[in-house]
Notes: A computed fold for a 78-nucleotide RNA from Nitrosomonas sp., annotated as SAH (S-adenosyl-L-homocysteine) riboswitch aptamer. Its mean pLDDT, the model's own confidence on a scale to 100, is 76. The model forms 90% of the base pairs in the Rfam consensus.
């Protein structure tokens, strides 16, 4: 760095529909359905790359998430 899983980013309802996914299709396209945690951070595992060696320190947090609405916590105002 990539992939997968897990956890977190307060909790919900409605709408649209891109990507993705499913169906149709020889394959595609079209169409139908689904679809607004797909993003970021952290743990673990696998793989890859880099790295001359060793030691020490840091572990606590975050920033975001189409439109409309409701609600929780904290703070403030009336």
């Nucleotide at each position: 760095c990539a992939u997968a899983c897990u956890g977190a980013g307060g909790a919900g309802c409605g709408c649209u529909g891109c990507a993705g996914c499913g169906g149709c299709u020889u394959u595609a396209a079209c169409c139908c359905g689904u679809g607004a945690g797909g993003c970021u951070c952290a743990c673990u595992a696998u793989g890859u790359a880099a790295g001359g060696u060793a030691u020490c320190g840091u572990a606590a947090c975050a920033a975001c998430g189409g439109c409309g609405c409701u609600u929780u916590g904290a703070a403030g105002u009336a």
It matches the Rfam family "SAH (S-adenosyl-L-homocysteine) riboswitch aptamer". A reference for the family is Wang et al. (2008), "Riboswitches that sense S-adenosylhomocysteine and activate genes involved in coenzyme recycling", Mol Cell.